[in-house]
Context: one part of a larger RNA
RNA sequence: GGCACACGGUGGAUGCCUAGGCACCAGGAGUCGAUGAAGGGCGUGAACGGCUGCGAUAAGCCGCGGGUAGGCGCUGAAUAGCCUGUGAUCCGCGGAUUCCCGAAUGGGGAAACCCAGCGCUGGUAAUGCGGCGUUACCGCAUGCUGAAUACAUAGGCAUGCGGGGGCAAGCCGGGGAACUGAAACAUCUCAGUACCCGGAGGAAAGGAAAUCAACCGAGACUCCCCGAGUAGUGGCGAGCGAAAGGGGACUCAGCCCAAACCUCAUACGUGUAAGCGUGCACGCGUUGCGUAUGGGGGGUUGUAGGGCGUUCUGCCCGGUCCGUGCAUGGGCCGGCGGAAGUUACAAAACCAUGGAGUAGUCGAAGCGCGUGGAACCGCGCACCACAGAGGGCAACCGUCCCGUAGACGAAACACCAUGGACUUCCGAUGGACGUUCCUGAGUAGGUCCGCUCCCGUGAAACGCGGACUGAACCUGGGGGGACCACCCUCCAAGGCUAAGUACUCCCUGGUGACCGAUAGCGGACCAGUACCGUGAGGGAAAGGUGAAAAGUACCCCGGAAGGGGAGUGAAAUAGUACCUGAAACCGCGUGCCU
Repeated sequence: GGCACACGGUGGAUGCCUAGGCACCAGGAGUCGAUGAAGGGCGUGAACGGCUGCGAUAAGCCGCGGGUAGGCGCUGAAUAGCCUGUGAUCCGCGGAUUCCCGAAUGGGGAAACCCAGCGCUGGUAAUGCGGCGUUACCGCAUGCUGAAUACAUAGGCAUGCGGGGGCAAGCCGGGGAACUGAAACAUCUCAGUACCCGGAGGAAAGGAAAUCAACCGAGACUCCCCGAGUAGUGGCGAGCGAAAGGGGACUCAGCCCAAACCUCAUACGUGUAAGCGUGCACGCGUUGCGUAUGGGGGGUUGUAGGGCGUUCUGCCCGGUCCGUGCAUGGGCCGGCGGAAGUUACAAAACCAUGGAGUAGUCGAAGCGCGUGGAACCGCGCACCACAGAGGGCAACCGUCCCGUAGACGAAACACCAUGGACUUCCGAUGGACGUUCCUGAGUAGGUCCGCUCCCGUGAAACGCGGACUGAACCUGGGGGGACCACCCUCCAAGGCUAAGUACUCCCUGGUGACCGAUAGCGGACCAGUACCGUGAGGGAAAGGUGAAAAGUACCCCGGAAGGGGAGUGAAAUAGUACCUGAAACCGCGUGCCU
């Protein structure tokens, strides 16, 4: 020096464990914010720091309810001082307070700071000083004021209402890549994806045919399955990729304007003659006519519909008005009857009952002996079970504890359902004939250039946009894949609309041939922390004594660290560097070899 064995050190694998994660299911909720949010800064305890809570009323204040004997949150212990059967602490509901920053909004600003105006008010002899309130911008409405310029308009001011910002995924719209694939690459693809911007909602979008279809017919929209990887498209490469139709989901839904016409108000123009429903008589007179705007009625479709005029059918009761009288007609109010309704077609608050929620309550049944540190184990004899799910308790407990099956419970708050009350509407309409008044215009369409559709310019329709043009108007217009004819079908250029569908930042309950500390979220632990970076941003490591601290009084060595006794404990080679304690690596001892 090597090898072997034994005993240690180091190290932290493995086993066991779980306080944390992951995936999903069901139900709920799906918004918070100028009444100042989300998120922060700084404070706040008797006393130091951190976390949590809270806000100068500061680990809290008030009320109502639940609940019980202890309590003053978690982080070492102890001290000091308090609260509490007049019910504290704790849990739920409601309320009060809620510094400063932050959309941040009086002005400024290098966030958490600096400096103001006005009104009211405290204080001072007075100024300085203090307290409360208010003062950003934009939009809309109303009122006042008011230039160039006479009327007017622009502008200004005030008041009221609204907006602004945050938020995981899902949704709609405006913009919009490249890597990549094509075995290179340019059309193409990736992909209308990622990303940026705007907007809305619990869903969003879409939606009641100028749609399809095919000579038969269907009858808004959305989602799923099939049709179908079909028809197509495509450097006919890579690839991309429908629709009709059929079957399902839905307790399925349809509606409202614009216009014609009537009427009212306002403004302007015009006009002294017309007009005032009709007939006759009397009477009236800034009433007439036209244009514009606004309100009300009317009206809403394609076998065309509506308006206006005439006519037929028909029209609950009462009152009143339309200058008077008669005839007729119309408007308004009330009663009665009927219908509907808060998601469109109008819209809000309330009461009662029931349900579920936000605290909770009750809840069966076991003892003895043995072993052991400890009984839940073994033995013996019992019991409950609508409860033998699960967790805890010194080892494996149905009967010890929390629970479980089952049965109950709300002063307060918000939700859902039903009913009442309430609100609204209707009490007519329909038919025939005539009239030709209305039925969405810089629109449809066209040309050029782009885009989107399965469709890459193609024979390229349909749809959308830019530029230039530019109709018809019901004897009208669009579509049926160039285009024409016939035929069929549908009414654009206004709007609203639940359900079926997508998602999960969040709350409650539950499940797992999901993980078990190099795994599972990055994060089981004071983690988006420490640390790195100018910054955007990147981003860790780190769990386990024991049943219970019973965490080793006392003695000895040592400056201490550390150790030896003693003691605790079932165990201390369980001593806080703590369960188990592998290997590499380092020693000590013995044996063998060199």